[in-house]
Context: one part of a larger RNA
RNA sequence: UGACGGGGGCCCGCACAAGCAGUGGAUUAUGUGGUUUAAUUUGAUGCAACGCGAAGAACCUUACCAGGGUUUGACAUGUCUAGAACUUCCGUGAAAGCGGGGGGUGCUCUUAGCCUUCUAGGCAAAGAGAGCUAGAACACAGGUGGUGCAUGGCUGUCGUCAGCUCGUACAUUGAUGCGUAUGGUUAAGUCCUGCAACGAGCGCAACCCUUGUUCUUAUUUAAAUUAACUAUAAGAAGACUGCCAGCGCAAGCUGGAGGAAGGUGAGGAUGACGUCAAGUCAGCAUGCCCCUUACACCCUGGGCGACACACGUAAUACAAUGGCCAAGACAAUACGAAGCAACCCUGACAAAGGUAAGCGAAUCGGUCAAACUUGGCCUCAGUUCGGAUUGCAGGCUGCAACUCGCCUGCAUGAAGUCGGAAUUGCUAGUAAUCGCCGGUCAGCCAUACGGCGGUGAAUACGUUCCCGGGCCUUGUACA
Numbered sequence: 001u002g003a004c005g006g007g008g009g010c011c012c013g014c015a016c017a018a019g020c021a022g023u024g025g026a027u028u029a030u031g032u033g034g035u036u037u038a039a040u041u042u043g044a045u046g047c048a049a050c051g052c053g054a055a056g057a058a059c060c061u062u063a064c065c066a067g068g069g070u071u072u073g074a075c076a077u078g079u080c081u082a083g084a085a086c087u088u089c090c091g092u093g094a095a096a097g098c099g100g101g102g103g104g105u106g107c108u109c110u111u112a113g114c115c116u117u118c119u120a121g122g123c124a125a126a127g128a129g130a131g132c133u134a135g136a137a138c139a140c141a142g143g144u145g146g147u148g149c150a151u152g153g154c155u156g157u158c159g160u161c162a163g164c165u166c167g168u169a170c171a172u173u174g175a176u177g178c179g180u181a182u183g184g185u186u187a188a189g190u191c192c193u194g195c196a197a198c199g200a201g202c203g204c205a206a207c208c209c210u211u212g213u214u215c216u217u218a219u220u221u222a223a224a225u226u227a228a229c230u231a232u233a234a235g236a237a238g239a240c241u242g243c244c245a246g247c248g249c250a251a252g253c254u255g256g257a258g259g260a261a262g263g264u265g266a267g268g269a270u271g272a273c274g275u276c277a278a279g280u281c282a283g284c285a286u287g288c289c290c291c292u293u294a295c296a297c298c299c300u301g302g303g304c305g306a307c308a309c310a311c312g313u314a315a316u317a318c319a320a321u322g323g324c325c326a327a328g329a330c331a332a333u334a335c336g337a338a339g340c341a342a343c344c345c346u347g348a349c350a351a352a353g354g355u356a357a358g359c360g361a362a363u364c365g366g367u368c369a370a371a372c373u374u375g376g377c378c379u380c381a382g383u384u385c386g387g388a389u390u391g392c393a394g395g396c397u398g399c400a401a402c403u404c405g406c407c408u409g410c411a412u413g414a415a416g417u418c419g420g421a422a423u424u425g426c427u428a429g430u431a432a433u434c435g436c437c438g439g440u441c442a443g444c445c446a447u448a449c450g451g452c453g454g455u456g457a458a459u460a461c462g463u464u465c466c467c468g469g470g471c472c473u474u475g476u477a478c479a
Base pairs, nucleotide, nucleotide: 001479002478003476004475005474007473008472009471010470011469012468013467015463016462019426020425021424022423023422026316027315028314029313030312031311032310033309034307035306042053043052064302065301066300067299068298069297070296073140077139078138079136080135081134082133083132086103087102088101089100090099091098092097107129108128109127110126111125113123114122115121116120142291143290145289146288147287151285152284153280154279155278156276158274163202164201165200166199167198168197170177171176183192184191208268209267210266211265213237214236215235216234217233218232219231240262243256244255245254246253247252305445318419322378323377324376325375326374327373328372335365336364339359340358344354345353346352385416390411391410392409393408394407395406396405432455433454434453435452436451437450438449
C1' cells in the first nucleotide's frame, strides 16, 4: 500500500422489512446431469452454465455412428494434354458413383478469301485468347483435429457501482502520501465550504433516440360536405429550483403557485481504471502442435428425439372472482410478391380444398383481439373442473412425416382438491392478468425468444438483522 475481520462509524440497493404473485408437490414442454447406446456430435458448470451458442435437428443442417465409395481431391492458384459450353438416353447401384451410346462445334480478337443491299452485314478456313468440362503429374488443397493457460477480435461479471488516474508543487531516506482527509449536500469524486496544494484527464451529468403538452408547416391512401377535430411527419417551443415562503454562510432541502409535465418528468442507448489465466480456436481471424489413401471428401441409412433416475426454466391446472352456450363492444406494434389473399363454392358453418378480385400496400389482405358487458345453464362433485394419454377418421407442407412434423373431428378422460424444508420476481401504468404481432421458417415439435397494446392493484413503520456495494477509521503471526 492492499486484502481480510462472527472490529467500529456513515451511507446506498426490491438487500431485509411491509405487501402482491409465484417456484419447490401434479401433468406436459424444454435444457442439463447421469445412465444407456454403433452413435446418442460438441461447447457453456456458483452468482455470471442449465427455453444458453441453436432467430426454428424428418433429408439437408451435422460436426456423431454403420455401410458404400474418392485420393491433386467438394474448394483456390500454377503447369501440360484433349474437348465448345451444354444437352439427351441406356445399363448397374440404396445413393454417391461407375460403364456405354447419341445430339452439339458457340464467344472475343487477328489475318486472307467469297457473296450482298458495301463507313455495314452474312458465309466459311487458319491462328491466338477468355470462360467452362475431362484427364495427368506435382507444388499444394483440406481438417467443426488439439491448445481460449500462446493470441486478436467480441462478450459476460462486479456495476450505470462512483469511482480510477495524471502533471507540477509539497511531505518522506524510501515504498508511498497529499491532491481524492474535515463539515454539509447529492442519484453521483454532484456541488458548496475548508485545506500544501494548484490544475487536468477517463468516468457522473448533458449532448442522441422514444414518449407525455402546445404551436407552425404539409395533406394522400387516413379523417372530413368545406372548415375544425383526429391522424400522419418535419420543424420549433416548453422545465431552468426560473418564481414565492421557510431553513441555511453556501451548495442545497422542505412546502407552495403556475403548468401537460417539477426538481434526473418516464423509458432506452451509452458500461471508467480494472477483476475473474471468466467465456469463445465451433462465428471469424490466427501462432504452435498434430492428420495427409486420412483426423480430408462424397453418399445412403441411422443418431443428435434413447430413459430406472436427479436438477433448472417454463406452460397448463387443481375451479364458482369459475366452466360452458348465445349475443354485443373497444387496441397497438409489426408483416405481405416463389408473398398476404376478401368474397363465393365444396367440406360437417372442421382442418382444409377449388375458383379468384384487390394489394409491392395509411388504399388491398391476414384481422372477428381476448380478458370485458348482457342473458341463460352448471351448484361444490374428481364435477359441464382439469386436460395428459390412447384409438379411429380426415387434412397440410415436403422427393420423403416409420424412427421423428403440424392441424381438425369423434371417442377416451390420467395425475391434480393450492403444494415440506427451502426459495424467486416486482415500488406504478409497475406486479398480476388478457390477447395480438414478428424473426428464424417448405413445414414445425414456439408453452421459447423479441416486441405490442387492453384491464390494472397492494405495500414501504423503518435500517436491528440476511446479501451485495461505496467512503472513513482500527487490528493483523496474510501478500
A computed fold for a 479-nucleotide part of an RNA from Corbierea pseudopalmata, annotated as small-subunit ribosomal RNA, 3' major domain. Lineage of the source: Eukaryota > core chlorophytes > Chlorophyceae > Chlamydomonadales > Corbierea. It is recorded under the gene name rrs. The coordinates come from a structure-prediction model, not an experiment, and the mean pLDDT is 81.